Background: The part of an RNA shown here (large-subunit ribosomal RNA, domain I) has 598 nucleotides and comes from Allorhizocola rhizosphaerae. The prediction has a mean pLDDT of 80. Its Rfam family is "Bacterial large subunit ribosomal RNA".
Context: one part of a larger RNA
RNA sequence: GGCAGAUGGUGGAUGCCUUGGUACCAGGGGCCGAUGAAGGACGUGGGAGGCUGCGAUAGGCCUGGGGGAGCUGCCAACCGAGCUGUGAUCCCAGGGUGUCCGAAUGGGGUAACCCGGCACGAGUCAUGUCGUGUCACCCGCACCUGAAUGCAUAGGGUGUUGGGAGGGAACGCCGGGAAGUGAAACAUCUCAGUACCGGCUGGAAGAGAAAACAAUAGUGAUUCCGUGAGUAGUGGCGAGCGAAAGCGGAUUGAUGCCUAAACUGUGUGGGCGUGAUACCUGUCAGGGGUUUCCCGCAUGGGGUCGUGAGGCUGUCCUUGGUCAAACUGACAUUUGGCCCGGAAGUGACAAAGUUUGGGGUUAGGCGAACCGGAGUGAGUGCCGGACCGUAGAGGGUGAGAGUCCUGUAGCUGAAAGUCCCAGACCUUCCGUGGAUGGUUCUCGAGUAGCCACGAACUCCUGUAAUUUGUGGUGAAUUUGCCAGGACCACCUGGUAAGGCUGAAUACUUCCUGGUGACCGAUAGCGGAUGAGUACCGUGAGGGAAUGGUGAAAAGUACCCCGGGAGGGGAGUGAAAUAGUACCUGAAACCGUCUGCCU
Repeated sequence: GGCAGAUGGUGGAUGCCUUGGUACCAGGGGCCGAUGAAGGACGUGGGAGGCUGCGAUAGGCCUGGGGGAGCUGCCAACCGAGCUGUGAUCCCAGGGUGUCCGAAUGGGGUAACCCGGCACGAGUCAUGUCGUGUCACCCGCACCUGAAUGCAUAGGGUGUUGGGAGGGAACGCCGGGAAGUGAAACAUCUCAGUACCGGCUGGAAGAGAAAACAAUAGUGAUUCCGUGAGUAGUGGCGAGCGAAAGCGGAUUGAUGCCUAAACUGUGUGGGCGUGAUACCUGUCAGGGGUUUCCCGCAUGGGGUCGUGAGGCUGUCCUUGGUCAAACUGACAUUUGGCCCGGAAGUGACAAAGUUUGGGGUUAGGCGAACCGGAGUGAGUGCCGGACCGUAGAGGGUGAGAGUCCUGUAGCUGAAAGUCCCAGACCUUCCGUGGAUGGUUCUCGAGUAGCCACGAACUCCUGUAAUUUGUGGUGAAUUUGCCAGGACCACCUGGUAAGGCUGAAUACUUCCUGGUGACCGAUAGCGGAUGAGUACCGUGAGGGAAUGGUGAAAAGUACCCCGGGAGGGGAGUGAAAUAGUACCUGAAACCGUCUGCCU
């Protein structure tokens, strides 16, 4: 020095475990913000740091409920000082306080800082100082003022129990909009109207009440799912892209509604025109002298449809009661008020609530049934005999516990807040409508259509309808107009150019509960541990590592060696080769002893 055996060190694999994750499901909730949000900074405890809570009233204040013996949050003990059956700590609901920054909004600014004005108050001999409130901008509305320029307008100012601003995981709608890629290259095409950027909402959004489909038969707003169907189509007819009708369901008494126009009342502005025509609801008589007519504007009535509808006008049928007005009298008509009857409603069609009852939710409460024996450090395992079960889900307890603890099944509970349902009050509307004739009235205009160039549709310009953007041109009003995939005829369906609308649908930051042939500390979220931390970077940004003594600290009193670290005894414990460098403790690597070989 090598080999072998034994025994240690180092190291932290493996096994077991789980406080943490992950995927999905169900239910709930679904916007917050100038009454100052989201997110932070700095403070705040008797003693110092981190987390958490809270805000100069600062681990807290007040009120109402629950609960019932200890409490002063966690890491995390210790000391001190206190509170509590006059009910603390704790849990729930409502309120109060809420520094500074942040849309940040008195002005400024390198966020958490600096400097002010005004009113009132405190203090001072007085000034400095302090406290409370208030002071940004934009839009709308009202009023005042007011240029060029006469009226006006622009502009300026004041007020404003009117609004906005910023934030939010995904979902939604709109505007803009790639490339890697595929086509085995590549240019049309594809990826893809995707990623990404911007804007704007809501708890959902969007769509939506046929100028729709269909095809000689019919359906009857929209949305979503299944099917139709990888079909019909489209496509350098390549790669690929890719419907719809119909049928079956979800939702559902929403085949839902409101307007524009015709006609008409009132107010107001302008025009023509007259001095009595017209007009003052109709008829007759009397009286009045503001008006009538045409064109605008505002507002009320009317009206809303495709077996076309409405207006005006004629005829017929039918009309709740009462009071008042329309110059006077009688009758009729119209309008308004009240009573009565009916309908509807905060969810579109108008819009505020109050209250009662029920249910859910935000704290809780009750909740069955087991003992003995041996051995063990310890019994839940074993042996023996019982019991409960609308409860044998789960977790904990010194080893596998229905009957030990907590729970579970079941039953039960709210002063206050909140959600849903129903009723009442309340609010709104209706009380004339129908049939049948006539009618030179109306039925959404720079629109439809057409042209040029784009785009969306399964549809790449094609025979290219349909929808739509920009520019140009430019109709008709029911004997009208549009569509049915060029176009024409016939036939059929519908009624554009105004608007609103619940549900079925999407998502999950958040709350509650549950499940897993999901992970088990190099895994699972980056993060089981003071993690978006330490650290790196000028910055945008990047981004870790570190879990396990034991049932219980019982965490080794005391003695010895040593300066200490550390160790030897003694002691605890079932175990100390479980000693906080702590479960198990592999390998590489490093020793010691013994044997053999050289």